The part of an RNA shown here (small-subunit ribosomal RNA, 5' domain) has 520 nucleotides and comes from a metagenome. Its mean pLDDT, the model's own confidence on a scale to 100, is 82.

Context: one part of a larger RNA
RNA sequence: GGAUGAACGCUGGCGGCGUGCCUAACACAUGCAAGUCGAACGUGAUAGCUAGGAAUUGCGCUUCGGUGUGAGGAAUAGCUUGAAAGUGGCGGACGGGUGAGUAACACGUGGGUAACCUGCCUUGGAGUGGGGGAUAACCAUUGGAAACGAUGGCUAAUACCGCAUGGGUCUAUCUUUACGGGAGUAUUGAUGGGUAAAGCCUAGUGCGCUUCAAGAGGGGCCUGCGGCCGAUUAGUUAGUUGGUGAGGUAAAGGCUCACCAAGGCGGAGAUCGGUAGCUGGUCUGAGAGGACGAUCAGCCACACGGGAACUGAGAAACGGUCCCGACUCCUACGGGGGGCAGCAGUGAGGAAUAUUGCACAAUGGGGGGAACCCUGAUGCAGCAACGCCGCGUGGAGGAUGAAGGUUCUUGGAUCGUAAACUCCUUUUUUCGGGGAAGAGCAAGGACGGUACCCGGAGAAUAAGUCACGGCUAACUACGUGCCAGCAGCCGCGGUAAUACGUAGGUGGCGAGCGUUAUCC
Numbered sequence: 001g002g003a004u005g006a007a008c009g010c011u012g013g014c015g016g017c018g019u020g021c022c023u024a025a026c027a028c029a030u031g032c033a034a035g036u037c038g039a040a041c042g043u044g045a046u047a048g049c050u051a052g053g054a055a056u057u058g059c060g061c062u063u064c065g066g067u068g069u070g071a072g073g074a075a076u077a078g079c080u081u082g083a084a085a086g087u088g089g090c091g092g093a094c095g096g097g098u099g100a101g102u103a104a105c106a107c108g109u110g111g112g113u114a115a116c117c118u119g120c121c122u123u124g125g126a127g128u129g130g131g132g133g134a135u136a137a138c139c140a141u142u143g144g145a146a147a148c149g150a151u152g153g154c155u156a157a158u159a160c161c162g163c164a165u166g167g168g169u170c171u172a173u174c175u176u177u178a179c180g181g182g183a184g185u186a187u188u189g190a191u192g193g194g195u196a197a198a199g200c201c202u203a204g205u206g207c208g209c210u211u212c213a214a215g216a217g218g219g220g221c222c223u224g225c226g227g228c229c230g231a232u233u234a235g236u237u238a239g240u241u242g243g244u245g246a247g248g249u250a251a252a253g254g255c256u257c258a259c260c261a262a263g264g265c266g267g268a269g270a271u272c273g274g275u276a277g278c279u280g281g282u283c284u285g286a287g288a289g290g291a292c293g294a295u296c297a298g299c300c301a302c303a304c305g306g307g308a309a310c311u312g313a314g315a316a317a318c319g320g321u322c323c324c325g326a327c328u329c330c331u332a333c334g335g336g337g338g339g340c341a342g343c344a345g346u347g348a349g350g351a352a353u354a355u356u357g358c359a360c361a362a363u364g365g366g367g368g369g370a371a372c373c374c375u376g377a378u379g380c381a382g383c384a385a386c387g388c389c390g391c392g393u394g395g396a397g398g399a400u401g402a403a404g405g406u407u408c409u410u411g412g413a414u415c416g417u418a419a420a421c422u423c424c425u426u427u428u429u430u431c432g433g434g435g436a437a438g439a440g441c442a443a444g445g446a447c448g449g450u451a452c453c454c455g456g457a458g459a460a461u462a463a464g465u466c467a468c469g470g471c472u473a474a475c476u477a478c479g480u481g482c483c484a485g486c487a488g489c490c491g492c493g494g495u496a497a498u499a500c501g502u503a504g505g506u507g508g509c510g511a512g513c514g515u516u517a518u519c520c
Stems, first nucleotide, its partner, number of pairs: 001520004006516005013391006019384002021349001026347003030344003035090003040087002047080005056071006097302003107226007116219003121215008129163001131161002138153006168179002184207003191203004228274003235265003240262008277299004281292004304325005327338004355381001357380003363377001364375004394424004404415004429457006438447001464509005469490003475504005485492002
């Protein structure tokens, strides 16, 4: 000198774009952050409409039994609506957070997989026939304070299970044997056929389902090379190294197991210990290099601590399950519930880091045929000079060089064209009016009455901070008297201190200026 996710002191007008718990991976009140599909399925709360007309009742007549006519609207039936929960499907493995662990094929880069998997998506081919038994919801009984159940009964499916056929796996190949799939639904409106007619049947179409071949994208595994410190860590290793066989996996392999052999690694640093997420990059530097790894992007790891599997195309699963532990909450004491390293927010810690905001309008994601629903992703707004950039705090004229301050050799000098004063302008400010784009095909704008435009008012609303002995740009007066104090280094201060304190003046930078910390 440059830099920072900065902090502290003094000061502080506006705008744009960014950035904002570096500490306790400490504990968390409250709300929200993952749902969706009625075009897979049964049920059908509620409400409405239509038909229907009971009880009750007004009036008239009455032989007191009734009867005529009105009001009234129950049961019941049909149609529509479609709450909540349930079965089922897809998605909750993405998106979002954090950096504890990890010195490792974790990462970066280049290869390999004749050793592999792949839901949704794309392209092409084939098929979608015929049966069965349950079960939730619901009803009844019942246990429990609750969480949550138990027993019996009813019912549906694109849920579940067989059969047939095509295809597939197993196999060097063929046959045999064995294993081994499927599911329908919507649209009658402007489609063909059947039927007396009707989505009633069939064909067709849309969305699905099964299967084969290929692709795209994604992933698993193997491997060459590369990037920290310590030798005051020198030996280390028993499933250890290799072989045969078997098991296991989507898949190679001591991955696991039985048997056999005795190997494997190591001063080119094994092992052990310490530290650490890695990278693209960032900062600095002429470069070589050094330091760092916030924001953004790629990969990895983790989700209260530890362990395990289930489901699934995909997880050893942040807002799933089970077990152990610590902590915490409820309890009728029998037993139960919870996990912010999601967004806000709270306490604690700390020098220190923001709103319990608005919206799905855009972009993207999940579900759905769609309408649409969900989305603290995201888009925006709020707070903070935390950073970078831009603008302003006025412009021109103005010498009786006013008053006043400071200084003085008492003549003056200086602040100083500075002010006053005259003329002018209006960025900013404020008031009034208009008012977007962002939305590609209809509708749809949180931001936002924002940006921006027009008009009015009025110099009005806007300057500080640090230094002035040398390094280093900038000097005098008074006070103090080795005191009080200053200080980055050298050093100042003991009676005329340009070095302390104050004042005037001056220099630097400027909505900032200094200090501290850290890196080059």